Source information
This is a predicted structure of a 497-nucleotide part of an RNA (small-subunit ribosomal RNA, 5' domain) from an uncultured Clostridiaceae bacterium. RNAcentral holds the full RNA, with entries from Greengenes. Its Rfam family is "Bacterial small subunit ribosomal RNA". Model confidence (mean pLDDT): 81 of 100.
[in-house]
Context: one part of a larger RNA
Order: sequence, then C1' cells, then structure tokens
RNA sequence: GACGAACGCUGGCGGCGUGCCUAACACAUGCAAGUCGAACGAGGUAGACCUUCGGGUCUGCCGAGUGGCGGACGGGUGAGUAAUGCGUGAGCAACCUACCCUUGAAUGGGGGAUAACACAGAGAAAUUUGUGCUAAUACCGCAUAAUAUAGCGGAGCCGCAUGGUUCUGCUAUCAAAGAUUUAUCGUUCAAGGAUGGGCUCGCGUCUGAUUAGCUAGUUGGUGAGGUAACUGCUCACCAAGGCUUCGAUCAGUAGCCGAACUGAGAGGUUGAUCGGCCACAUUGGGACUGAGAUACGGCCCAGACUCCUACGGGAGGCAGCAGUGGGGAAUAUUGGGCAAUGGGGGCAACCCUGACCCAGCAACGCCGCGUGAGGGAAGAAGGUCUUCGGAUUGUAAACCUUUGUCUUUGGGGAAGAUAAUGACGUUACCCAAGGAGGAAGCCACGGCUAACUACGUGCCAGCAGCCGCGGUAAUACGUAGGUGGCAAGCGUUGUCC
Repeated sequence: GACGAACGCUGGCGGCGUGCCUAACACAUGCAAGUCGAACGAGGUAGACCUUCGGGUCUGCCGAGUGGCGGACGGGUGAGUAAUGCGUGAGCAACCUACCCUUGAAUGGGGGAUAACACAGAGAAAUUUGUGCUAAUACCGCAUAAUAUAGCGGAGCCGCAUGGUUCUGCUAUCAAAGAUUUAUCGUUCAAGGAUGGGCUCGCGUCUGAUUAGCUAGUUGGUGAGGUAACUGCUCACCAAGGCUUCGAUCAGUAGCCGAACUGAGAGGUUGAUCGGCCACAUUGGGACUGAGAUACGGCCCAGACUCCUACGGGAGGCAGCAGUGGGGAAUAUUGGGCAAUGGGGGCAACCCUGACCCAGCAACGCCGCGUGAGGGAAGAAGGUCUUCGGAUUGUAAACCUUUGUCUUUGGGGAAGAUAAUGACGUUACCCAAGGAGGAAGCCACGGCUAACUACGUGCCAGCAGCCGCGGUAAUACGUAGGUGGCAAGCGUUGUCC
C1' cells in the first nucleotide's frame, strides 16, 4: 500500500460498487420455461342467424390432449481435474451446424393408425388395463428429381503423403404439408454464407527423489466394426514395442486465463465482483430424444438420505431467486416490475422470463458533503497545574451579526419512451418557509514516532510491535487535565507485496 474481511469503541447524509471465503452440509414454502387455436379433432361458454324444433351455421373466449418450436440458452457452483483442462500459435486434403441470410428447383397422388373422448375395470395413492370411435403440418408407402449419395468410366488443372478440384457420360437410390383475414406464413431438395461447435499438433502451465523405474490395448502394423469426422475409439490376428534423471510413474495441492494487488522495474502473490474457456448438478452408472445433451428444475438402474402409505406400493433432489436449520470470527429481503436491455414461443395481439432493471438490509469498500461562518478580552466562571506571583484550557464559551449545505414541512417536477406503455417514484432536480437548531468520535503522547504534567500504585496491579517499563518522586501501569494524529470513522487482528 491492498482486502469479498472479522473484532472493539463510535456513528449525520448522499452517489457508485460489493456482500457464505466455512458444510459440493441437509432443506419446509413460494416462484425460477414456456408458448402456438394462423398445425389438429373433440369439449365448455357468450352472442347472432337459420330451423323440418331433432338441430345446424357463423363470430368471440376458455381450454386438457395430439402436434410444432423452445426446455442443450439464460442462471448457479468450483467438488473433481496437473491435462480428454487452460493460455497462445497453427492445422483439418479427416468433420457437423436447428433457427438466420442469399441463390436455384419443387410442393403430385394415396394409405393405415392413435391420444383426446365414451364404456367397462384395477389401485389408498402414484398411476394403469381392456374394448370402441376420430383428426392433423403426427406416421407410412407411391410418383417425380439433381449441382445429392453410391458404383463404373472419360478429359483438364493442381498439390501437402493419403490426394484435391473443374468439366462430362451411364446406372441405381432418396423428398415434401399445409394454414389463412388472400397480405402472407410455412414444407421439401440442393448449393453458398454466417454463426456455433468437433478433432489434431507445437510451446507454456505448482510441490516432493525421504516417489526410479512405469506400461499388455500397453507401442506399432494388417483387416473389420464404429463415429459427423481422424485415431487402439473397439475387436481379431501379427510384431515387441512405448515412456523415463531434459524427472516417467507415484504422492500431495489446485479449476485455467483476461486480469487484480504490490513494486521504479524485473519480479512476487492472488484468481472475489466483471468477461472468456472448462468441469459439475444428492453419489455412481447408462442410454434415449434431438441440429445440438456434463441433459441443474428430462428418462432408466443401483446406493445413501427424507417424506407419504390402506404396508401391497409410491414421491423427492435449491452448487436457480428469496428463505430455514447447521457449520462459522463472518456475509442481506420468503420485496417490486417486465417500464428498459436481452431471451423463448407466436403472422400478430400478446404470453412467459427470481436473466435483467429496480427497491430493501450492512460504514463492507471507494468518492463527495456536513456537524456552521464573521466579530468577540471582563482574557468570565469552572477544571488542571503552581515557585501562590501566576500559567493554561482560550476567541474557546457567553454575547452581537449572519448563512441555510444536509435536515423538517409544503408546492412543482424531468430524462430514462418511440404514437402508446415507467417498476424505480412520496425519484433526481427546482421553488417557498422554519430554525444553529437534529449531526464527533477513536487512537496515541519513553525512543523508533508527531504529542507532558499531576495524582494513585509500589517487580503488585499492569503495559509491550522491537528495545524494554513497574521493587515510593513511573512523561512507559491506572485515572485526570493538557497535547498530537486521523476523522464518520478510528484502532486491533489476519493475509499478500
């Protein structure tokens, strides 16, 4: 000098930030991911019209289910990880990419189901079984199709080893979905882009040798399988390799970085907030779906724990936002709003959004302001000291004049929003009025180190960062007066430079 600090004493205001560093301990309760009726068929409801009085049609609203898109983003945490990570620089002639943009082409014709629903059951519940009925942008064939894919060919150009690229011939295979307010929005195939990812390599990345040898899918090859893709990624066979004192292996510790702190710098330390990457989601394992999965608020199995139960069986996962218990020296509200920014869905209206924007709490930090200003000597009283003369507190107070920052009351009142829409908001800010009124403490005073006397105590009580003070005149302990320093803070402790 610095801090996500804590503790002691004290505490007026504002702005901007920050706030479980410990138990990745356990969690009551609420909320945190939905949306679309312009994909679909039922149902309910309000109104209008028609009616053969059975009902039907249209419009609006609600809405469980099928279906679509999104729940892989956003938000949290740092347990694991010393390298399948991160940082940096390259490569992919070995790859994928929903939504978005650009371009080209197409959108023909059929089929069978199923939830919802109805009926009948099982169960305490969670849930579930059977039969029957129905729709679709759900599902499945068929047609058509190439600049797609595969196979067989031809020609040119090029390179980086396998090869790449352009043109061209034949054969085979593969597509689609409609809605509508008629404006459009969708669907399918292909090419390119953008964005996001995947993989490979070089270099760098803590400590220990009181860890010296480690390794059998191990190292390489052939073939096969698998992947979006290369590869022992997996498997069969073959060979016996591969790493290591330039520190392998083992053990310990640890998320990494941009950066932050410190320092003249070199360096050292740290990795809170903010940003990038990674990993994880009660513990362990597994796949499914999907353009994309470590799938936090998805699924299955096993373990521990908690809860419900009619004992047969079920339910759950705050390292999301609040909040609770516990741990701890220690860390906040079960708040408001989608007004802004951003995200998901939707043609839109709009809906959702504990992301976010705000407010609340905390001197936790930084910055700013105030607690009055000018005059005022009878140098008042009181206190303290005293050589008893006085000195000091001290222009300090009183008193006079004056101001109105903060404050109190009343009134006005933005920007943030664009035609509308403002949580914040009794906002910021402005005006008027009141009145010095409501606002100063903490530490130190032997030297280092700015600042001294008196009394009490008597190696006691105590102080102390180091040197050291205290045993009867203590500027070092305690109190008082005075003084010095900093100031809404001041000291102490801890940690780093």